Annotation: Small-subunit ribosomal RNA, central domain from a metagenome, 349 nucleotides, folded computationally. The prediction has a mean pLDDT of 90. The RNAcentral record of the full RNA draws on SILVA.
Context: one part of a larger RNA
């Protein structure tokens, strides 16, 4: 002395799993690893220790030690490993229950919205801080009927659910993933993470075709204003929508990887089970699992975290290494394209 990653450079956008890496109780056996003895061997020089040689040192000559290693060989078996048996606490499965905007599919509903025709009216509407551009006497706004379209799903609605994460909200069906409770009923370590690799991935963008009701980049007008390629107004095309297939990024955030054990409590919520009570409810009492505040020690530079850690430990991935240059060149590699992954240097401070 053995860093580190919430906000200082750093967690991979998520998952699913190839190779590796590590794994639970117990018995028996081997003797990889581990370990003790012994033998060889580990050239000289050098280092290091004692004597010694040049008036001393450097230097130089002589013994020892040492050479931390290697292989034979004989021995040990706790651990670790390999093989055989077992065992259930981990893990997965059965059986009975339950929550749920998970995921797909078809269907059906109101409300607004805008078109369209039709009645009623007759001069204004709409817009703004004020206007105007803009719409209307070919009859507009308003209103009232009946039709036609798309795209959203008010209230419930909630630091409430579900999902890996990205997401997911209107009703009904029909498909179909997960989770979580009780029982201790089966199997019998089947596990945890995962370099490559699969899949999945918001908006935007892209390709074919469809739809287009409001919105609305771009774009045209009016204002504003020294300008106004903006904020504000009138208009509007791409797109938002839907099918098919790409694109693979995002403050893809919790800025926190993922799994397992452990370590005061308080407190509210969601969804289950058990007790208590004559059955029951409502409540008290316990117990799982999940979503939030607050706080014990402890961590932390400090904020602040704090059983849903950033606490203490063990396993496996990813990542960091001064600012700019620069997530660029450059090659590769994916894409239709835009562009993505991958990733320097010069040369600067």
């Nucleotide at each position: 002395c053995u860093g580190g990653c919430a906000u200082a450079a750093a967690g991979g956008g998520u998952g699913c799993g190839u190779a590796g890496g590590c794994g639970g109780c117990u018995c028996g056996u081997c003797g990889u690893g581990u370990u003790g003895a012994u033998u060889g061997u580990g050239a000289a020089a050098u280092c290091c220790c004692c004597c010694g040689g040049c008036u001393u040192a450097c230097c130089c000559g002589g013994g020892g030690a040492a050479c931390u290693g290697c292989a034979a060989c004989c021995g040990a078996a706790a651990c670790u490993g390999g093989c055989g048996g077992g065992c259930u606490u981990g893990a997965g499965g059965a059986c009975a229950g339950g929550a749920g905007g998970g995921g797909a599919g078809a269907g059906u509903g109101g409300a607004a919205c805008u078109c369209u025709a039709g009645g009623u009216g007759g001069a204004g509407c709409g817009g703004u801080g004020a206007a105007a551009u803009g719409c209307g006497u070919u009859g507009a706004u308003a209103u009232c009927u009946a039709g036609g379209g798309g795209a959203a799903c008010g209230c419930c609605g909630g630091u409430a659910g579900c999902g890996a994460a990205a997401g997911c909200g209107a009703c009904u069906c029909u498909c179909u993933g997960g989770c979580c409770u009780g029982u201790u009923u089966c199997u019998g370590a089947c596990g945890c993470u995962g370099a490559g690799g699969c899949a999945c991935g918001a908006a935007a963008g892209c390709u074919a075709g469809g739809g287009g009701a409001g919105c609305a980049a771009a774009c045209g007008g009016g204002a504003u204003u020294a300008g106004a390629u903006a904020c504000c107004c009138c208009g509007g095309u791409a797109g938002u929508c839907c099918u098919a297939g790409c694109c693979g990024u995002a403050a893809a955030c919790g800025a926190u990887g993922g799994g397992c054990a452990c370590u005061a409590g308080g407190u509210a919520g969601a969804c289950g089970c058990g007790g208590u009570u004559u059955c029951g409810a409502c409540g008290c009492c316990g117990u799982g699992u999940c979503u939030g505040c607050c706080g014990a020690a402890g961590c932390u530079a400090a904020u602040g975290u704090g059983u849903u850690a950033a606490g203490u430990g063990c396993c496996c991935c990813g990542c960091c290494u001064g600012g700019g240059g620069a997530g660029u060149a450059u090659g590769g590699u994916c894409g239709c394209a835009a562009g993505g992954c991958u990733a320097a240097a010069a040369c600067u401070c």